RNAcentral holds the sequence, with entries from ENA. This is a predicted structure of a 415-nucleotide RNA (Bacterial RNase P class A) from Falsarthrobacter nasiphocae. A source record names the gene rnpB. Rfam family: Bacterial RNase P class A. Gene Ontology terms of the family: dimeric ribonuclease P complex, ribonuclease P activity and tRNA processing. The coordinates come from a structure-prediction model, not an experiment, and the mean pLDDT is 76.

[in-house]
């Protein structure tokens, strides 16, 4: 200097004018139980006033009610080990597996020897199998063709007719190739995502863990390290008995339900009528679904028709809170000390205009530097991310223009 990985922060600033919401004070009015309290209101002053994700509503809680609140089944959730935390499906560290050259990233990461399923097509065969091509020895056939010349026949040549020689044909033999039959084989080839260990040898008719050496895996035993998951090493041995559980399932741990539109207080207003069951021998109802159990229950419960109200206040923001330092811990985090108080709306507040600056992009007539390209604190134009609390908190996930900081890995160059 370039590329890559991980983490953190900012994501606008200033000024002017006008305009918003909470709370406090001043001010003015009304009422009362009258040194005070309650309530209303122009105006003035002051304080505070959206986020890292406020989004998603995916997890865990606080809180409220069912309700005094238990057990079982069912139905879910999580899934390596050890820690953190109020808790979690979150965070930290580690182990194993996968990706990457590495920094680092990802993992629904317990169990297939409890059981039941599935593995299409292709292939001989996909779970206790299997022979398509091939290889091997045996029997038969034997078109073709080769070999030697065993044998027979015919022909030719030679003086004879018998040898030799030559040629042809048939038979037989040997060997090769082919075909058929019945065997051996699972090494080689093919199919497939995956084929019942790998490499090298011995051996065999040809092969094969049939046997041997080394290796991987599995089982057993021993030693070492670690809290543990697990890792390292040694010995023996059958020779190797697939994959899939984000398939059903098994195992371990764990889970009441509903939710701030929860729930509570006050005020206002109204209109009741019918039906059924029942009155302690318990009707009916409640507790997610079911069962048990428990509870409410007699001017009761359920149901149907009809009427009124739906306003104010609380809940509602001081917290498993935030910041700094010290100590412990690899870390997440914890403890101690000190300091701080950050919207609380309710048709729902923080906005509009102007100017300057910052940042980003494009351009260059003037100015400055420069031979030029180009650069500038010069000039002009344009742009400026994702996005708005509504009970609160701890997480995860998703979105995000641009700028900055730190650490780590790899490559190149210089000293």
């Nucleotide at each position: 200097c370039g590329g890559g990985g991980c983490g953190c922060g900012a994501g606008g600033a200033c000024g002017a004018u006008c305009g918003c919401g909470u709370c406090g004070c001043c001010g003015g009015g009304g009422c009362c139980c009258a040194c005070g309290g309650c309530u209303c209101c122009a105006g003035g002053c002051g304080u505070c006033g959206a986020g890292g994700a406020a989004a998603g509503u995916c997890c865990g809680g606080g809180c409220u009610c069912c309700a005094c609140a238990g057990a079982g089944c069912g139905c879910g959730a999580u899934g390596g080990u050890g820690g953190g935390u109020a808790a979690c499906g979150c965070c930290c560290a580690c182990u194993c597996g996968g990706g990457g050259a590495a920094a680092c990233c990802c993992g629904c990461a317990g169990g297939c020897c409890a059981g039941u399923g599935c593995c299409a097509c292709a292939g001989a065969a996909a779970g206790c199998a299997g022979a398509c091509c091939g290889c091997c020895a045996g029997c038969g056939u034997g078109u073709g063709c080769g070999a030697g010349a065993g044998u027979u026949u015919u022909g030719c040549u030679c003086a004879u007719u018998g040898u030799c020689g030559c040629a042809a044909a048939g038979c037989a033999u040997c060997a090769c190739a082919g075909c058929g039959c019945a065997g051996g084989u699972a090494a080689g080839g093919g199919u497939g995502a995956a084929a019942c260990g790998g490499u090298g040898g011995u051996g065999u008719a040809a092969g094969a863990g049939a046997c041997c050496a080394c290796c991987a895996g599995c089982g057993c035993c021993c030693g070492g390290g670690g809290u543990g998951a697990c890792c390292c090493g040694g010995g023996c041995g059958g020779c190797u008995c697939g994959g899939u559980a984000a398939a059903c399932c098994c195992c371990a741990u764990u889970g009441g339900g509903a939710g701030c539109a929860a729930g509570g207080u006050c005020a206002u207003a109204c209109a009741g009528g019918g039906u059924g069951c029942g009155u302690u021998u318990g009707a009916g109802g409640g507790c997610u679904g079911c069962u048990c159990g428990c509870c409410c229950g007699a001017u009761g419960c359920a149901u149907c028709c009809g009427g009124g109200u739906g306003g104010a206040c609380c809940g509602c923001u001081a917290g498993a809170c935030c910041c700094g330092c010290u100590c412990g811990g690899c870390a997440a985090c914890g403890a101690g000390c000190g300091g701080g108080c950050g919207a609380g709306a309710u048709a729902g507040a923080u906005g509009a205009u102007c100017g300057u600056c910052a940042c980003c992009g494009c351009g260059c007539a003037c100015c400055g530097g420069g031979c030029a390209a180009c650069c500038g604190c010069g000039c002009g134009c344009g742009g400026c991310a994702c996005a708005g609390a509504a009970c609160c908190c701890g997480g995860c996930u998703u979105a995000c223009a641009u700028c900055g900081c730190g650490c780590c890995c790899c490559g190149u160059c210089c000293c």